[in-house]
Context: one part of a larger RNA
RNA sequence: CGCAUACGGCGGAUGCCUAGGCAGCUAGAGGCGAUGAAGGACGUUGGAGCCUACGAUAAGCUUCGGGGAGUCGGCAACCAGACUUUGAUCCGAAGAUUUCCGAAUGGGGAAACCCACCGGUCAUAAGGCCGGUAUCUGCAACUGAAUUCAUAGGUUGCAGAAGCGAACGCGGGGAAGUGAAACAUCUCAGUACCCACAGGAAGAGAAAACAACAUGUGAUUCCGUGAGUAGUGGCGAGCGAAAGCGGAUGAGGCUAAACCGGGUGUGUGUGAUAGCCGGCAGGCGUUGCAUGCCCGGGGUUGCGGGACUUUUCUGAUUGUUCUGCCGAACUUUCAGCGUUACAAGCAGGUAUAGACGAACGGUUUUGAAUGGCCGGUCAUAGAGGGUGCGAACCCCGUAGUCGAAAUGCCUGGCUUGGCGUGAAGAGUAUCCCAAGUAGCACGGGGCCCGAGAAAUCCCGUGUGAAUCUGGCGGGACCACCCGCUAAGCCUGAAUACUCCCUGGUGACCGAUAGCGGACUAGUACCGUGAGGGAAAGGUGAAAAGUACCCCGGGAGGGGAGUGAAAGAGUACCUGAAACCGUGUGCCUACAAGCCGUGGGAGCUACGCCCGGCCGGAUUUAUCCGGUUCGGGUUGUGACCGCGUGCCUUUUGAAGAAUGAGCCUGCGAGUUAGCGUUGUGUGGCGAGGUUAACCCGGGUGGGGUAGCCGUAGCGAAAGCGAGUCCGAAUAGGGCGUUUGAGUCGCACGACCUAGACCCGAAGCGUGGUGAUCUAGCCAUGGGCAGGGUGAAGCGCGGGUAAGACCGCGUGGAGGCCCGAACCCACCAGGGUUGAAAACCUGGGGGAUGACCUGUGGUUAGGGGUGAAAGGCCAAUCAAACCACGUGAUAGCUGGUUCUCCCCGAAAUGCAUUUAGGUGCAGCGUCGUGUGUUUCUUCCCGGAGGUAGAGCACUGGAUGGUCUAGGGGGCCUACAAGCUUACCGAAAUCAGCCAAACUCCGAAUGCCGGUGAAGUGAUAGCGCGGCAGUGAGACGGCGGGGGAUAAGCUUCGUCGUCGAGAGGGAAACAGCCCAGAACACCGGCUAAGGCCCCUAAGCGUGUGCUAAGUGGGAAAGGAUGUGGAGUCGCAUAGACAACCAGGAGGUUGGCUUAGAAGCAGCCACCCUUGAAAGAGUGCGUAAUAGCUCACUGGUCAAGUGAUUCCGCGCCGACAAUGUAACGGGGCUCAAGUACACCGCCGAAGCCGUGUCAUUCAUACAUGUAGCCCGUCGAGUGAGUAGCUCGGCCAGGCGUAUGGAUGGGUAGGGGAGCGUCGUGCAGCCAGUGAAGUCCCGGGGUGACCCAGGGGUGGAGGCUGCACGAGUGAGAAUGCAGGCAUGAGUAGCGAAUGCGACGUGAGAAACGUCGCCGCCGGAUGACCAAGGGUUCCUGGGCCAGGCUAAUCCGCCCAGGGUGAGUCGGGACCUAAGGCGAGGCCGACAGGCGUAGUCGAUGGACAACGGGUUGAUAUUCCCGUACCCGCGAAGGUCCGCCCCAUGUUGAAUCAGGUGAUGCUAAGCCCGCAAUGCCCCCCUGAUACCUUCGGGUGUUGGGUGUGGUGGAGCCGGCGGCCCGAUCUUGUAGUAGGCAAGCGAUGGUGUGACGCAGGAAGGUAGCCCAACCCGGGCGGUGGUUGACCCGGGGUAAGGAUGUAGGGCGUGUCGUAGGCAAAUCCGCGACACAUGAAGCCUGAGAUCUGAUGCCGAGCCCGUAGGGGCGAAGUGGGUGAUCCUAUGCUGUCGAGAAAAGCAUCUAGCGAGGACCAAGCGGCCCGUACCCCAAACCGACACAGGUGGUCAGGUAGAGAAUACCGAGGCGAUC
Repeated sequence: CGCAUACGGCGGAUGCCUAGGCAGCUAGAGGCGAUGAAGGACGUUGGAGCCUACGAUAAGCUUCGGGGAGUCGGCAACCAGACUUUGAUCCGAAGAUUUCCGAAUGGGGAAACCCACCGGUCAUAAGGCCGGUAUCUGCAACUGAAUUCAUAGGUUGCAGAAGCGAACGCGGGGAAGUGAAACAUCUCAGUACCCACAGGAAGAGAAAACAACAUGUGAUUCCGUGAGUAGUGGCGAGCGAAAGCGGAUGAGGCUAAACCGGGUGUGUGUGAUAGCCGGCAGGCGUUGCAUGCCCGGGGUUGCGGGACUUUUCUGAUUGUUCUGCCGAACUUUCAGCGUUACAAGCAGGUAUAGACGAACGGUUUUGAAUGGCCGGUCAUAGAGGGUGCGAACCCCGUAGUCGAAAUGCCUGGCUUGGCGUGAAGAGUAUCCCAAGUAGCACGGGGCCCGAGAAAUCCCGUGUGAAUCUGGCGGGACCACCCGCUAAGCCUGAAUACUCCCUGGUGACCGAUAGCGGACUAGUACCGUGAGGGAAAGGUGAAAAGUACCCCGGGAGGGGAGUGAAAGAGUACCUGAAACCGUGUGCCUACAAGCCGUGGGAGCUACGCCCGGCCGGAUUUAUCCGGUUCGGGUUGUGACCGCGUGCCUUUUGAAGAAUGAGCCUGCGAGUUAGCGUUGUGUGGCGAGGUUAACCCGGGUGGGGUAGCCGUAGCGAAAGCGAGUCCGAAUAGGGCGUUUGAGUCGCACGACCUAGACCCGAAGCGUGGUGAUCUAGCCAUGGGCAGGGUGAAGCGCGGGUAAGACCGCGUGGAGGCCCGAACCCACCAGGGUUGAAAACCUGGGGGAUGACCUGUGGUUAGGGGUGAAAGGCCAAUCAAACCACGUGAUAGCUGGUUCUCCCCGAAAUGCAUUUAGGUGCAGCGUCGUGUGUUUCUUCCCGGAGGUAGAGCACUGGAUGGUCUAGGGGGCCUACAAGCUUACCGAAAUCAGCCAAACUCCGAAUGCCGGUGAAGUGAUAGCGCGGCAGUGAGACGGCGGGGGAUAAGCUUCGUCGUCGAGAGGGAAACAGCCCAGAACACCGGCUAAGGCCCCUAAGCGUGUGCUAAGUGGGAAAGGAUGUGGAGUCGCAUAGACAACCAGGAGGUUGGCUUAGAAGCAGCCACCCUUGAAAGAGUGCGUAAUAGCUCACUGGUCAAGUGAUUCCGCGCCGACAAUGUAACGGGGCUCAAGUACACCGCCGAAGCCGUGUCAUUCAUACAUGUAGCCCGUCGAGUGAGUAGCUCGGCCAGGCGUAUGGAUGGGUAGGGGAGCGUCGUGCAGCCAGUGAAGUCCCGGGGUGACCCAGGGGUGGAGGCUGCACGAGUGAGAAUGCAGGCAUGAGUAGCGAAUGCGACGUGAGAAACGUCGCCGCCGGAUGACCAAGGGUUCCUGGGCCAGGCUAAUCCGCCCAGGGUGAGUCGGGACCUAAGGCGAGGCCGACAGGCGUAGUCGAUGGACAACGGGUUGAUAUUCCCGUACCCGCGAAGGUCCGCCCCAUGUUGAAUCAGGUGAUGCUAAGCCCGCAAUGCCCCCCUGAUACCUUCGGGUGUUGGGUGUGGUGGAGCCGGCGGCCCGAUCUUGUAGUAGGCAAGCGAUGGUGUGACGCAGGAAGGUAGCCCAACCCGGGCGGUGGUUGACCCGGGGUAAGGAUGUAGGGCGUGUCGUAGGCAAAUCCGCGACACAUGAAGCCUGAGAUCUGAUGCCGAGCCCGUAGGGGCGAAGUGGGUGAUCCUAUGCUGUCGAGAAAAGCAUCUAGCGAGGACCAAGCGGCCCGUACCCCAAACCGACACAGGUGGUCAGGUAGAGAAUACCGAGGCGAUC
């Protein structure tokens, strides 16, 4: 360390509980609001906070009721003080009050704040209080423009609206994800969402309706059915009526028009011939006709109605119609009738407080009685809750019965009122019956209906009827028929919903559940915002919440005490597990791992059991105690055998493929549509069954509309046991020939819904965001210093003049260098950082397209973008938030208890299909059939594979033969000869083929018959439910590949898959063999038998020598054994040894040489026993040595070759032998053959048991068996066996056969959890839970029994109902581990002494040292919001400690006329009365009104506190307003003075206009003439015609000139001017003064020079102090100091400016002002304006080095206060000069008039001066960055030395030493 055990800690599961939720039901209510809502802010109690309540009358006030003893709300006590029987607190009703915000409403605004006006009232004033003052709409009145009336507009009055609210409702707009396996019509869906509006409901609604022959129904709405029908539909997915029928409810009314009357307007027109009065008589005496409008009557319907005409019929009554008579008409009021859909009252009921309300004791246990026991009682009350435990009788209640001053509601039950109201006919000439309507065309929408044949309904644009003999509809349209009567309006109920009030219920939850929320919850917290959004319950009956003592600084603990219990101690019921410990027992330091399992030596604490021993006691057999004693139980476990987790996904996982750190809790096939289908079961049965709805307290009873079945066939009409096709009585198809359904319940599966759970990226809708960042707009700010030296100008040169050149001056520039500032190029570091982008060192820009502050603006398919797809709040190829939404996911993951039976597939076809799906195949369950199945034998078949063959088709080798060709010879030609040349055909021999076959098996396949086997889970049919459709390897047969692959693809078989066991060392697919369970039995298979390791170192005969065995080829080899064949050999072989191995000859050639032996040719002969023209070595060539061959010696076998067995070489890889599993093995333990044994598995057998299934038998009972119990017998026995009896209960039994591996999957039977019903039971003498022991069951699990804890509920049986079972989902929540006492402790210097304290490296004080010093100093703005100061504290925070703190607690602190903001102004921009635009929402915008970052605007110095100061104090000022007394001055007047200045009349002038006569110019008619044409009568004629008068016509002809147009033109009239009247009459001359005019305000950038000042430096001068640690130092020694504001006066350097008069038509009126013009004067900066600084004053003050005193908090005294130098980025200066990019507005101020004005102005004592901010941090520990974070953050001040400098270095004032 491990295992076990006991006891703890941490933790908060479990059990129990509930204060809170959830879901229905009942009844109510269905709104609140300008009389100020909803919702808030801030306050209110004597005392802090939160909740509740309330509102300055503030946990409350008044009145009326109720009630009856205490009360002052809750957390939540305590103290103080009050109220109350004269009735408090409390409950109910009605009132009063009700701050501020909010529609918000006087104006504004950053909600809860700021600033006003009017009236009243109080007040000396300032001011206080009360009330009012928004907008729009309607109505009324008044007023009133352009413009006369009028209208617009304005004012006032009255009334109304607005805003909020959960769902339901009508309407206006209107998606997408999705489905269609893609997608566009379609669907989702008129859904989500946005908008507007209304009500308690809304909407609809009294037929221009349906229907279809019934002479039908009779407003609307809702439910059931019709019906998933008719239809519609890329005729896909889907969508989907209506009539009718059954019910709920029930209700009908009013206008328009015709016609009549009255009033009024308009037009027309008349003077009676008309009209009126009932008739007659008689009279009246003016209006009529047409038409518009208003009022009254009339009228309201489709068997058409009404008007109109006419007839008849009810009652009473008023008035009128001039009068008489006759009569009639009209009219009023009432009766009568109707109406509760109208009003009031009565009565009754009801709501909002309440009241009465029966009946119990004893005893016992207990902490406590409501429990147990005993004995009673009540009940119209035994619902429920509480009380120290289960309570009808203890308490509250309950059943029942009563009750309201006040306010509300209901009821037609009653009364009164209101309102409505004639009836019935006849006639049919005329009139009326809803108009830009119906209809139609085009374009859309909505209906089941998607444009279709498309009716009906609605909208837009255009067109456009009829009036009852008219119209509309009945699904295009037409006819007939039928129904209805549009174009006006109202209408209850039945229906929908629930923010809310009341009562009650639950087979709903019980703290990870139930609402997000049981508790300070929409809280904390996160986010700029829209928005998102937690965790967290329990002491006890009662606080009785631990007095007191001890330890400790405390925290905490130990005693004591309370309590039933403290192991219930505010970390509190129970208190599991992970995790962390302590004690004890056992094991472990040479040993190897899935952590177990089987065996097992040894040891075994505390206990317990048995025994032994000892002691004691006594009833003599027991008990008690002890014991280094023994055994058992229990624990441990050396050692040995076997053995690679779980899940998922896969052909295949120990896998180095996925998932899980561990534990606890939660976590996934559900529900609905009485849907479809099947199975089981039940009811009824040719029938079955109701739905909505009704009755009823309820079980229940009704309800027959509908549905299914009973008949089929056909496309249908239709016919029908038949029918259809057909000419058919043919034939055929489908039916009939008898038949079971239907309605419940449960279960399986499917459909539609999210549909088993979790998971996208995304799409759409509506909102929120420009505090980051991009661009833009407005207004402000910033840029040390150094350099270069453009234009221009000056001078000189130069030129005819220029140009040009030089020198100066000058100071330009997207110029140069370089800080601040901005940026981010390189490198290093950092990378769980100091930092979610930084640090360090370098780098780029740095007067510009520069940087920056403040305010504003642009918004998501949008913005912005010097453009990178960059940026738009750490998010961008489409932000964020919520919603549609549980989008979809053919994809991945996960899916929870047990047992039993069966048990696959990875194939075919199809597929925008290939990892999906459909059908088939294979599985299972049920049912039917009943051997149909399978195997073998026999018989009969088809076939073209293997093989074989070459007959075909092709390929292909050799020979023979040669045609033909070539070569050679020959040849004049022809011919011929020849040929190791090529070679057809033929032939011989030998071959090849998947796409050759003259042939041709085995196996397989098909069929038959009989037999045998098999006998079941076989086969087949039908039906319910699946899964599979990725396969893998091995053998055989092939294809592809390379006759490669653990390759790929087919066929076939096997195994794995889904299969364990044995073997192959280990090893899914190989060999053997198919596991129900148990056994310390047996036999075998494959494979084995020397040891590991069960069984033979078995037997026999060989082989192998290589560790071959125990890896490998071609090839190689005197390995070895066997079998052959051929040689040699006692006539002597082979080997060895001895000897010979010669001669021709050095063969010839070649060669320098070649002599056997470089090479070529030849290879003879001789001698001999034998010897090659030579087998090698060798030489230059010879030589030499050998061999072949021969003889001898020796003595027996020796060679060659072939085949077979076993071996050898060939043979090199990486951590280490490592190629038998190891040891090891050699006549094996290798190998071959043969044989005998044995071992060996989950196979087989044996014994016992369980289950399934089949068969047979028996049985429905006084049966049998099982369990329990009792008795008897046997037995050592309480074991076992046998027999018998019995209470209650359960089960069919026996025998035999077969079967029982199992993933996906099918089927069956059970266990457990929570709740409900019924019947019972247990429990304080201790339920559940929790921790253990023990026992049982095949299992899920259970309890005979026992113990600890716990302290109030629990269980059994039978049924029922489910939020019902967890190990995995990178699951969710919590807790606890691991890493690990590890990384780290966030830029930087501390040391010492003393102090404080329980404690000091860090706190305080002092000293030394160090750091910053254009900051690490000082002051503001933003932002923060008490962090500031004092006292106290140390649990948490502080990266350590802490006595300290920006931490915690308590108390305190911010003082303004002048500072900042408001009471002043405006910019960008915002809002915006009216207005314009827009489906709505809303957008824009005028007048206005807001809005600083800008304009305007009056205070300085010193002192003072623990904390404030331009705020307080001292001193000295200034601004605005009011203003007494007093003083000075002006006015009211027009006499004077000044200035201005008419009229009238008279004289003169005579513009302009009109023109007479006349003049000038032009046009021009009648007439006349001329030309041409025509041409009556006439004449002539050739009969065609011609001539020609009167006449007619034409012509730019001529003449003529009436007349006319235009111009000029006198008189007259007379404007004007002038002179006089006259500078006369008259006016004006205090002051205030615009919301009007004008000026000013009023503006860029750059540059340089000057004058000053601040500041600084020096001082031999002045003042104060000092005189030395060691030699010197009284000195020209050393040290320190040598100030003072605003304001007032003066007005310098500098800068700017012409003055006056007159005229004037412009400045929206006016003007003396401005502008413009003219004149005069001046050009002197005289004058005026501005203006730093300086000087004097302020100041006899204050400050001041230093000194003195002190109780140490503080108090007091106080000198000099001078000279020189230097010198700014500050002031003069918003100036000046230059320049081009030409550089806010308004207020204010000045002035001018308009206007006001009889008193006023100035000085002046004195008085007044509002609201908000003000602490503190502010380059940071207080802001933005999650932090006490190396980052970021705008402005101001700017000392010394060196330096160009704000660089840099070192220092000062001042501040720090950085939290290990």